[in-house]
Molecule: Glycine riboswitch aptamer
Organism: Gammaproteobacteria bacterium
RNA sequence: ACAGGGUACACAGAAGAGACCCCGAGAAAUCGACGUAGCGUUGAUGCAUCGGGGCGCCGAAGGCGCAACUCGCUCGGAAACGCUCAGGCAGAAGGACUGUGUGCGCUGA
Numbered sequence: 001a002c003a004g005g006g007u008a009c010a011c012a013g014a015a016g017a018g019a020c021c022c023c024g025a026g027a028a029a030u031c032g033a034c035g036u037a038g039c040g041u042u043g044a045u046g047c048a049u050c051g052g053g054g055c056g057c058c059g060a061a062g063g064c065g066c067a068a069c070u071c072g073c074u075c076g077g078a079a080a081c082g083c084u085c086a087g088g089c090a091g092a093a094g095g096a097c098u099g100u101g102u103g104c105g106c107u108g109a
Base pairs, nucleotide, nucleotide: 002108003107004106006104007103008102009101010100011099012098013097018055020054021053022052023051024050025049029045030044031043032042033041034040035039056089057088058087062085063083064082065081069077070076
C1' cells in the first nucleotide's frame, strides 16, 4: 500500500402513532351597536401563539429489564425483544439504522 472493524464529522435515505377533547388568555382579522370631519369606544366570533387539565396511542433519541450468546465457572457484557420514565402522535424539528466521503487511531500483514 491493502483488508477488517472502531470513532468523529458532512451529505443522502429513514418508520410508527389523535391536525383528539375541555378550560383560560388571545395580537391579526371579521361582524354588529353608538358616536364622528378624521376616526374612536364597546360587544361577539376568534386563527396563530401561550398556560393548565383529560383520555387514547407509538417506539427507531436517551433510559430501564430479561435473554440467545459471550466467559472454564462466577461476576460482568449483550438486541431491531420487552417496558414506556423520558421522547413522540399534520408539517417542521428530531430519529435507531443504512450508504458514501473525509479525519483520527486499532488489529492483521